A computed fold for a 74-nucleotide RNA from a Candidatus Woesearchaeota archaeon, annotated as transfer RNA.
The sequence is in RNAcentral, with records from ENA.
The source organism's lineage runs through Archaea, Nanobdellati and Candidatus Woesearchaeota.
Rfam family: tRNA. By type it is a transfer RNA.
RNA sequence: GCCCCAGUGGCUUAGUCUGGUAUAGCACGGCCUUGGUAAGGCCGGGGUCGAGGGUUCAAAUCCCUCCUGGGGCU
Numbered sequence: 001g002c003c004c005c006a007g008u009g010g011c012u013u014a015g016u017c018u019g020g021u022a023u024a025g026c027a028c029g030g031c032c033u034u035g036g037u038a039a040g041g042c043c044g045g046g047g048u049c050g051a052g053g054g055u056u057c058a059a060a061u062c063c064c065u066c067c068u069g070g071g072g073c074u
Base pairs, nucleotide, nucleotide: 001073002072003071004070005069006068007067010026011025012024020057028044029043030042031041032040050066051065052064053063054062
């Protein structure tokens, strides 16, 4: 230098192919339950999807450039 993969709440992650309300688990907060814990149950807060631009009525998703990490070729 070239090619491939990945980047989404604090952590892990679904959704991307086929554009249409951003998911789940753990963690965190509150409540129920208990003599008190743990476990269990219910509810809640937390993202604006790696960055910028483009297409579109509408973009995490499609297109372009770039950044970070991993792998491969030379």